[in-house]
RNA sequence: CCAGACGGCCGGAUGGCUGCCUUCCGCGCGAUCCGCUUGCAAGCUCGCGCGGGGGGAGGAAAGUCCGGGCUCCAUGGAAGCACGGUGCCGGCUAACGGCCGGCGGGGGCGACCCCAGGGAAAGUGCCACAGAAAACAAACCGCCGGCCAGCCGCGAGGUGCCGGCAAGGGCGAAACGGCGCGGUAAGAGCGCACCGCGCCCCCGGCAACGGGGGCGGCAGGGCAAACCCCACCGGGAGCAAGACCAAGUAGGGACGGCGGCCGGCGGUCUCCUUCGGGAGGUGCCGCCGGCAGGCGGGCUUUCACGCCGCCGUCCGGGUCGGUCGCGCGAGGCGCCCGGUAACGGGCGUCCCAGAUGAAUGGCCAUCCCUUGCCGCAAGGCAAGGACAGAACCCGGCUUAUAGGCCGUCUGGCAAU
RNA sequence: GCCGGCUUAGCUCAGUUGGUAGAGCAGUUGAUUUGUAAUCAUCAGGUCGGGAGUUCGAGUCCCCCAGCCGGCACCA
Numbered sequence: 001c002c003a004g005a006c007g008g009c010c011g012g013a014u015g016g017c018u019g020c021c022u023u024c025c026g027c028g029c030g031a032u033c034c035g036c037u038u039g040c041a042a043g044c045u046c047g048c049g050c051g052g053g054g055g056g057a058g059g060a061a062a063g064u065c066c067g068g069g070c071u072c073c074a075u076g077g078a079a080g081c082a083c084g085g086u087g088c089c090g091g092c093u094a095a096c097g098g099c100c101g102g103c104g105g106g107g108g109c110g111a112c113c114c115c116a117g118g119g120a121a122a123g124u125g126c127c128a129c130a131g132a133a134a135a136c137a138a139a140c141c142g143c144c145g146g147c148c149a150g151c152c153g154c155g156a157g158g159u160g161c162c163g164g165c166a167a168g169g170g171c172g173a174a175a176c177g178g179c180g181c182g183g184u185a186a187g188a189g190c191g192c193a194c195c196g197c198g199c200c201c202c203c204g205g206c207a208a209c210g211g212g213g214g215c216g217g218c219a220g221g222g223c224a225a226a227c228c229c230c231a232c233c234g235g236g237a238g239c240a241a242g243a244c245c246a247a248g249u250a251g252g253g254a255c256g257g258c259g260g261c262c263g264g265c266g267g268u269c270u271c272c273u274u275c276g277g278g279a280g281g282u283g284c285c286g287c288c289g290g291c292a293g294g295c296g297g298g299c300u301u302u303c304a305c306g307c308c309g310c311c312g313u314c315c316g317g318g319u320c321g322g323u324c325g326c327g328c329g330a331g332g333c334g335c336c337c338g339g340u341a342a343c344g345g346g347c348g349u350c351c352c353a354g355a356u357g358a359a360u361g362g363c364c365a366u367c368c369c370u371u372g373c374c375g376c377a378a379g380g381c382a383a384g385g386a387c388a389g390a391a392c393c394c395g396g397c398u399u400a401u402a403g404g405c406c407g408u409c410u411g412g413c414a415a416u
Numbered sequence: 417g418c419c420g421g422c423u424u425a426g427c428u429c430a431g432u433u434g435g436u437a438g439a440g441c442a443g444u445u446g447a448u449u450u451g452u453a454a455u456c457a458u459c460a461g462g463u464c465g466g467g468a469g470u471u472c473g474a475g476u477c478c479c480c481c482a483g484c485c486g487g488c489a490c491c492a
Stems, first nucleotide, its partner, number of pairs: 001412010012367007020056012058387001062398002065396005070238004076303006083234005088102005103117001104115004118229002123227002125223003140169002142165006150159003177195002180192003196218001197216008242324004252315007260291009269280004293308004317491003331350008368385007417488007426441004435472001443459001445457003465481003469477001
């Protein structure tokens, strides 16, 4: 210098003018809204105006894909089932499907990168087309041996028939260990060496796993992002959660689900009647009390708990105002210590958006960058500034992103 | 803001233990008719929204994006 790998950071800068949101202070006016208050606008408070001070989007605020905090659902304990998720080992963490470090496999000359990476000898299922055969293997071409009844040929032999083989060809994504030597009629783990595979033992390692030795002639093809098995984890819904104030309407109607017994009262029913009432039974409705029971978690059992007219769906009615939740947090920055690292601990320091049709903007100047045009050149002119905008918060992942900076490392070339 | 669903021919939709993508309407060409419609025959038309992955093989299984549609306010 060229080509590349990995990690981190920035993502327009400065100044002026003028706006917006929020917060604090001072002054003035007011009481429509919020909150304290019996009330009053006197004060707290709130609203408006003026003046001044502080703060004001992101690395992804996004997708809502995971994990938590928080809130409600009676959501508490135990066991089981169903459903969903995760999946080599160890660690980190509030937790995770995240991160870090190892192991194994694959790719690259290398720095380094990729892997949903448990179980296919528990069971079920699938493997299209092609091919002889796709899982209790199998003979299409072929190789080898034999036979003669037939046919061809003088003969060797060919065709045919009967057997043997799994070496070679062919089909396929995949053909029942690979390769070499021996062996054989030809062959074959048939025998042997090496490799692979399985089992046992020893050593190292917390473990995944690695190394060594022995035995076994090979059984057990692939697919679990097919059902499934094993291990572990998980209650549901989500700030439009939820709490409160104010105003207003009809605590209206329909359908569905689950709803027993006893006693009392009232109405209703049947019978008698001298019309005052009495008797009967419990058919129906309503109210009260008790017991049983029912309902309430995705389902079941059990213990505890809550409710007794409860739940669900739909139609209809009213409002569409305000306050809280709402930002001090697994918080940011700096230094030190422990750890290979993720991360943890200690000390110091800082307070850093809270809107609700929803603020964080616009213009000008100088500089920076990109593109286009002009110019031999110095340079000039014009246009533009990546992706994208908080909405309860936090830890991750994923996706989008013009341009730029820094560090470590690898390969090649050249020079010294 | 939160939660669901869908995307296959020009349009409306099927597509299951993953194995050559179909139907109806519309369209082309021909026949029938004096001509048109209807009818009959025939033909064409597909990146299965996009990209990666698992698998021998993906419309289907898994993951990430894009687009479209729907629901959810409070009170009684």

Description
Predicted 3D model of RNase P RNA and transfer RNA as a complex of 492 nucleotides. Rfam match: Bacterial RNase P class A. A reference for the family is Frank and Pace (1998), "Ribonuclease P: unity and diversity in a tRNA processing ribozyme", Annu Rev Biochem. Rfam classes the family as a ribozyme. Its mean pLDDT, the model's own confidence on a scale to 100, is 76.